Large-subunit ribosomal RNA, half B from uncultured Methylocaldum sp., 1231 nucleotides, folded computationally. The full RNA is in RNAcentral, with records from MGnify. It matches the Rfam family "Bacterial large subunit ribosomal RNA". The prediction has a mean pLDDT of 86.
[in-house]
Context: one part of a larger RNA
RNA sequence: CCCGGGAGAAGGAACUCGGCAAAUUAGCACCGUAACUUCGGGAGAAGGUGCGCCCCGGUAGGGUGUAGAGGCUUGCCCUCGAAGCUCGAUGGGGUUGCAGUGAAAAGGUGGCUGCGACUGUUUAAUAAAAACACAGCACUGUGCAAACACGAAAGUGGACGUAUACGGUGUGACGCCUGCCCGGUGCCGGAAGGUUAAGUGAUGGGGUGCAAGCUCUUGAUCGAAGCCCCGGUAAACGGCGGCCGUAACUAUAACGGUCCUAAGGUAGCGAAAUUCCUUGUCGGGUAAGUUCCGACCCGCACGAAUGGCGUAACGAUGGCCACACUGUCUCCUCUCGGGACUCAGCGAAGUUGAAAUGUUUGUGAAGAUGCAAUCUACCCGCGGCUAGACGGAAAGACCCCAUGAACCUUUACUGUAGCUUUACAUUGGACUUUGACAAGAUCUGUGUAGGAUAGGUGGGAGACUAUGAAGCGGGAACGCCAGUUCUCGUGGAGUCAACCUUGAAAUACCACCCUGAUGUUGUUGAGGUUCUAACCUAGGCCCGUAAUCCGGGUCGGGGACCGUGUAUGGUAGGCAGUUUGACUGGGGCGGUCUCCUCCCAAAGAGUAACGGAGGAGUGCGAAGGUAACCUAGGUACGGUCGGAAAUCGUACUGAUAGUGCAAUGGCAUAAGGUUGCUUGACUGCGAGACGGACAGGUCGAGCAGGUGCGAAAGCAGGUCAUAGUGAUCCGGUGGUUCUGUAUGGAAGGGCCAUCGCUCAACGGAUAAAAGGUACGCCGGGGAUAACAGGCUGAUCGGAGCCAAGAGUUCAUAUCGACGCUCCGGUUUGGCACCUCGAUGUCGGCUCAUCGCAUCCUGGAGCUGUAGAAGGUUCCAAGGGUUAGGCUGUUCGCCUAUUAAAGCGGUACGUGAGCUGGGUUCAGAACGUCGCGAGACAGUUCGGUCCCUAUCUGCGGUGGGCGGAGGAAAUUUGAGAGGGCCUGGCUCUAGUACGAGAGGACCGAGCUGGACGAACCUCUUGUGAUCCAGUUGUCACACCAGUGGCACCGCUGGGUAGCGAAGUUCGGUCAGGAUAAGCGCUGAAUGCAUAUAAGCGCGAAACCUUCCUCAAGAUGAGAUUUCCCAAGGGGGUCAGCCCCUUCUGAAGGGCCGUCGAAGACGACGACGUUGAUAGGCCGGAUGUGUAAGCGCAGCAAUGCGUUGAGCUUACCGGUACUAAUAGCCCGUUCGG
Repeated sequence: CCCGGGAGAAGGAACUCGGCAAAUUAGCACCGUAACUUCGGGAGAAGGUGCGCCCCGGUAGGGUGUAGAGGCUUGCCCUCGAAGCUCGAUGGGGUUGCAGUGAAAAGGUGGCUGCGACUGUUUAAUAAAAACACAGCACUGUGCAAACACGAAAGUGGACGUAUACGGUGUGACGCCUGCCCGGUGCCGGAAGGUUAAGUGAUGGGGUGCAAGCUCUUGAUCGAAGCCCCGGUAAACGGCGGCCGUAACUAUAACGGUCCUAAGGUAGCGAAAUUCCUUGUCGGGUAAGUUCCGACCCGCACGAAUGGCGUAACGAUGGCCACACUGUCUCCUCUCGGGACUCAGCGAAGUUGAAAUGUUUGUGAAGAUGCAAUCUACCCGCGGCUAGACGGAAAGACCCCAUGAACCUUUACUGUAGCUUUACAUUGGACUUUGACAAGAUCUGUGUAGGAUAGGUGGGAGACUAUGAAGCGGGAACGCCAGUUCUCGUGGAGUCAACCUUGAAAUACCACCCUGAUGUUGUUGAGGUUCUAACCUAGGCCCGUAAUCCGGGUCGGGGACCGUGUAUGGUAGGCAGUUUGACUGGGGCGGUCUCCUCCCAAAGAGUAACGGAGGAGUGCGAAGGUAACCUAGGUACGGUCGGAAAUCGUACUGAUAGUGCAAUGGCAUAAGGUUGCUUGACUGCGAGACGGACAGGUCGAGCAGGUGCGAAAGCAGGUCAUAGUGAUCCGGUGGUUCUGUAUGGAAGGGCCAUCGCUCAACGGAUAAAAGGUACGCCGGGGAUAACAGGCUGAUCGGAGCCAAGAGUUCAUAUCGACGCUCCGGUUUGGCACCUCGAUGUCGGCUCAUCGCAUCCUGGAGCUGUAGAAGGUUCCAAGGGUUAGGCUGUUCGCCUAUUAAAGCGGUACGUGAGCUGGGUUCAGAACGUCGCGAGACAGUUCGGUCCCUAUCUGCGGUGGGCGGAGGAAAUUUGAGAGGGCCUGGCUCUAGUACGAGAGGACCGAGCUGGACGAACCUCUUGUGAUCCAGUUGUCACACCAGUGGCACCGCUGGGUAGCGAAGUUCGGUCAGGAUAAGCGCUGAAUGCAUAUAAGCGCGAAACCUUCCUCAAGAUGAGAUUUCCCAAGGGGGUCAGCCCCUUCUGAAGGGCCGUCGAAGACGACGACGUUGAUAGGCCGGAUGUGUAAGCGCAGCAAUGCGUUGAGCUUACCGGUACUAAUAGCCCGUUCGG
């Protein structure tokens, strides 16, 4: 230090995002208990009181019930009930402790409010919620072989249920309610009409053939659902306006006008889980309130079953407040247990290019242990801390990219299951209605003129009539309302034609037809009804058969439908496959994408940018060709209407005009204007050039053919030039000496000409294509964004210059416009340079460190400085620079203080230090946007923060070696660090100053705050090794007395030690040299001048002074003291080397006993010549009257012996025990 416990003075949430955590509360009995309420609750509300032990007393009473007694209904009866067993008070009295649920177990409480009614459910492993569910409500589907679901089907669930049932959807108890809109989308309904597939197949055409025919093609007609169309429907998806004016203060607008709509938001609620502006405004609560509560309404962007508004109860739900309580905090302290540390044993992992791995400044792919320079640094550990090693971990999840993948959505594209439609088949009979076609029959027919309702053409002079004419009456059909036709009755003999009109002449008569109508027959289509025999039958019964299967039989039901097959149209994110462009100072949004002209473009050509300006996606049969001719425009003057400009004239000027269309380059020989004739706006070619990656593009003399104009030379293959555009595939049309699958043809193809693309993302991926992903995934990128750094410095901050002006006067006490010049690198940016095989992001906490543009304190100048208090400027970085309320906040506002409550840098210092409130994953909700999936620098509730430290660094602590012999002591101080703050009061002095009010400098003294150091006498905390009290239980046989366990069981005290809140002390003074500033003398410059030579003052800054470390200060210092051998030999002879025999000092260590020293080492004390530790003895201190015995009392208990007994770490004494004995290092006089 970490984890887990215990206690805590004074204060009591000041902590913090937030009372997180902890503490408090707690049992039983009694008393007592508010608002509100769905009358159940709320409620254990809240708030109080009691609780041990002893005695009355095991009593009163209860249970059981023997003996016994009584009773009757005589029973296995009922009632009472000694004894025994069992449960067991209330109350009264006494007694004791700090404390009696004495330990353990055992709600903290209340108030306001959001959300959700409730109990429940959920993301196994970051979300328990407001999400889901829920009872209730509503809509909707479903008549049973149900709807619906699963399945290829059989079949199964639904359900052995049957509309009071089942499925789907929405809402979500309860209370009061639930407004308007059917234009869009959806759903439901609709015998008409339009459109429409397969099928049907009228007609025309092609090929071939002598033909019949065969074949290809065309596609009239008929032909469903769907769609169009007409309605309905919102507790279906959804939606629910704007502008202007108006009242006798102002303001506002009950009122009016106008536009639009399918309709313009009703009730209720409202700065809200919704309000951007916003911390809206007011009120409450607080000293202070971005939160909270109550209001207001200006609702960016509430609103009525995607329910609105309330609501008792409930909630490990969100917000706010209070009481109680506390180490959350002011501000930390002590203590216990386990780790950490040392030793013994055992023994991982991550990581690792290699390492001989320092600071600063600079440099550098832009943040260096490794480069440069400088400084610092003897070698090596151990225990610690984490600032760095762009530390470890995970080929970044954010961002971008990919013609990546995945899942989701939809009115993206293309399909498809399913559903649905029609045709045909399975598939038959009868009747009936109706359409089409054909045949034959009967009718029908009104322009004008005209006797009138003349269909057309042809024939035609007579036709009809007793088989009943005209006329009249009734009825039917048609109709242009005039009439025509038919029929019945009556009637009883005539009616009509050729004439006049008309393009056309008589229905007088006949024939063939046309338009339309009627009925008949036939063919064919559609509809309806009916039958039974296909087909169906999860209806009854019988059989196989002991069977709800299955099969057979039979009766019944349905029935040519259903079902199924094939074909066909519709519908179809239910499902599937895919698409959803690029450029881009990141991406998105915006803009752009092809062509022409100019500038940029640097005097050849060419040349980029999301550089600066404009145009094109054609026009013209003349605006083309040619020949001839002509010259514009402007200004001035003159002139009828007539003007600034109309047409006319004169003069001057000279390309300013004109060119179909933008600009540029051109153009008078005109390329400009006018007129005539015309089609060269030709066909086949093309030497040679320009330009150019290719594909494309441009110019072009000349040759051949034929042509226009011109007398001719000649000119003409469009237009003054440069824009007016689209490859290939596929297909159409015209032409064609090409090809032609046995042959001849044909089909098809080729070639020539031509047509069809805003293929405009314009060198064109397909004939055909949009979105979401925060549930996300893969591959890549620092080629590219967000953080930080870097460069830059527009912006920002600061300073200066000039001085118009303000300042009564006066630029410069103070302020300073218009402008100008710098500095800084804190803002917002720009750039995209390191980092995407990861550089963790805001704020807070902790700990800092630097700068100075200084907030305070210190020293000065000026002042529009009387004094006091100020303003402004200069010097100055030593130290200091508060606590709260709100909010995640930084910031800010506020409260109360203060000498002051500084501004910035440090990866917006600091997450291998903490936090995790904000932001920024997955859940959920609101508002808004979106058809939707979903989305929002909008809001809201919730939501896993890993790392044992190798190196550098930092702060500790050792070992080695060195310091020219070894050793023990005492020191010097190069150097380094620490410290450095300031208030109040009093005196001087109520003096100077001042009219007064007020009120000093300088100097002296006293006393505080904060900060720091040391200490433990006092105060106080702790004190699990001291004393006492006490509960439950167990043990020591029992009593007594003790012990164990229960957090040290709990409780009351407390020695030493360690602490602070306690005590004592500290900053000073002084010296030196200075800053700004103030001076002396004094020239350059006969003056002046603080300066040039010289001299002097002058600040918390600097150097000393004070405190600490310090000779590894390798530059290793100084002083004192202590200790250590003889002989021989050698050579190159101060030195040195070799041999022999001795020696082992001074001192240190090991080891032991220990320590107010300590992780281990170390440090200190002691080791028998000894008080080092333990023990013992005495004392101190603490506790508070031990046990035993005696006495009193029924007992609990009390009293006496007794301030007793016990007493850790304290003080003193005492060798009883243990420090025994010993070993090792260290030498011989020292370059």